Context: one part of a larger RNA
RNA sequence: CGCAACUCAGGGAAUUCGGCAAGUUAGCCCCGUACGUUCGCAAGAUGGGGUGCCUAUCGUCUUGAUACGAUAGGUCUCAGUGACUAGGGAAGCUCGACUGUUUACUAAAAACAUAGCUGACUGCCAUUCCGAAAGGAUUUGUAUAGUCAGCGACUCUUGCCCAGUGCCAGCACCUGAACACUCCGUACAAGGAGACGAAGGGCUGGUAAACGGCGGCGGUAACUAUGACCGUCUUAAGGUAGCGUAGUCCCUUGCCAAUUAAUUAUUGGCCCGCAUCAAUAGAGUAACGAGGUUUCCACUGUCCCGAGUUGUGGCCCG
Numbered sequence: 001c002g003c004a005a006c007u008c009a010g011g012g013a014a015u016u017c018g019g020c021a022a023g024u025u026a027g028c029c030c031c032g033u034a035c036g037u038u039c040g041c042a043a044g045a046u047g048g049g050g051u052g053c054c055u056a057u058c059g060u061c062u063u064g065a066u067a068c069g070a071u072a073g074g075u076c077u078c079a080g081u082g083a084c085u086a087g088g089g090a091a092g093c094u095c096g097a098c099u100g101u102u103u104a105c106u107a108a109a110a111a112c113a114u115a116g117c118u119g120a121c122u123g124c125c126a127u128u129c130c131g132a133a134a135g136g137a138u139u140u141g142u143a144u145a146g147u148c149a150g151c152g153a154c155u156c157u158u159g160c161c162c163a164g165u166g167c168c169a170g171c172a173c174c175u176g177a178a179c180a181c182u183c184c185g186u187a188c189a190a191g192g193a194g195a196c197g198a199a200g201g202g203c204u205g206g207u208a209a210a211c212g213g214c215g216g217c218g219g220u221a222a223c224u225a226u227g228a229c230c231g232u233c234u235u236a237a238g239g240u241a242g243c244g245u246a247g248u249c250c251c252u253u254g255c256c257a258a259u260u261a262a263u264u265a266u267u268g269g270c271c272c273g274c275a276u277c278a279a280u281a282g283a284g285u286a287a288c289g290a291g292g293u294u295u296c297c298a299c300u301g302u303c304c305c306g307a308g309u310u311g312u313g314g315c316c317c318g
Base pairs, nucleotide, nucleotide: 001313002312003311004310005309006308007307008306010304011303014302019299027051028050029049030048031047036041038153052075053074054073055072056071057070058069059068060067076080088297089296090295091294092293093292094291095289096288100112101111116151117150118149119148120147121146122145128137129136130135154284155283156282157281159214160213161212164211165210166207167206168205169204170203173202174201175200181194182193183192184191215233216232217231218230219229242276243273254270255269256268257267258266
């Protein structure tokens, strides 16, 4: 000096990106228990008291022994779950409903899955998938089934756009290859023309819980400001309900309030949102979480500010 443990006056997070690490709490019995809530929970909420040993009496099973319990009295310690064992707690916000799964060897999560919701295909020798095929899986199942896709418990909802791309359906008509057919041509051919005409396309319609998309400028109310209102250009339609400086906001440490002595943090409001927005789901939400973030109480060598002890190794001397 390193590593592994342990102890500490007074203070108690001043440390630090951040209470990281350490510490606090801890078993059992009794009392008692808030907000919220899907009435199941929350909940071991929080909080308070007791706890050893001895004696006596009583109760329960079964007279007794044993065991468990109740009451009363006594007694020792700093300390009675005396060692070991053994939750720190509370509040706000966020994401994901939950239990579960995952990067064997740097990521356990807000990612995946999930029940549930919705759409598409499929009438059975089904659809879909594997296989040049025979054949096989789905299935010895039959639409309350199977496959595919999206969202992801639950609650309240899910607006407008079919112009583009896709998908579905229709189709009087147009287009539409080769073969075969008809005619011309070639003593054979080649070649030319015509007629027929599949899918597809044109055309018509539907479809957004299909891929996706969801404007600009100018003026206007008897202070000012703002603009319910008006005009105009333009689109397929011009972003509805919600939420909103967001895990999304560049300006930005936005503005106001709460919290602090002081806060680029956090929370609540406001918000014309650079560039939110409705199953690419929107907004809420009890319970749950080794998720993220902020605060408070308790507690502490994290720190003020170091000191000491033990073990073990390095190093030095021999």
Predicted 3D model of a 318-nucleotide part of an RNA (large-subunit ribosomal RNA, domain IV) from Candidatus Nanohalococcus occultus. The source organism's lineage runs through Archaea, Nanobdellati, Candidatus Nanohalarchaeota and Candidatus Nanohalococcus. The full RNA is in RNAcentral, with records from ENA. Rfam family: Archaeal large subunit ribosomal RNA. The family is grouped with related families in Rfam's "LSU clan".